[in-house]
RNA sequence: UGAAUACGAGAGCAAACUCGUCGAAAGACGGGGACGCAAAAUCACCGGCCUACCGCGCACGAGCGCCAUGGCGGCGGGGUUGCCGUU
Numbered sequence: 001u002g003a004a005u006a007c008g009a010g011a012g013c014a015a016a017c018u019c020g021u022c023g024a025a026a027g028a029c030g031g032g033g034a035c036g037c038a039a040a041a042u043c044a045c046c047g048g049c050c051u052a053c054c055g056c057g058c059a060c061g062a063g064c065g066c067c068a069u070g071g072c073g074g075c076g077g078g079g080u081u082g083c084c085g086u087u
Base pairs, nucleotide, nucleotide: 003087004086008084012037013036017032018031019030020029021028022027035074041080042079043078045077046076047075048072049071050070055066056065057064058063
């Protein structure tokens, strides 16, 4: 320097649930809380998934269907960056 990283140390992140705030919703942010995580860091590039305010269509109507420009990176792939020991 490259690859691997079973086991271990230090540090870090924080699911469910819950309280508050925002949002039409999905969901996000903050406090509490830990199921897990070596990329659970980062980028919506590809696929997937969730939602449907507005819009469009249908309906006498209650309402129903479609739609991402809204989300999920803790669903998979890819790009970029990256910690100690060990082999």
Predicted 3D model of an 87-nucleotide RNA (c-di-GMP-I riboswitch aptamer) from an uncultured Pseudomonadota bacterium. The sequence was found by an Rfam model in a public genome assembly. The coordinates come from a structure-prediction model, not an experiment, and the mean pLDDT is 83.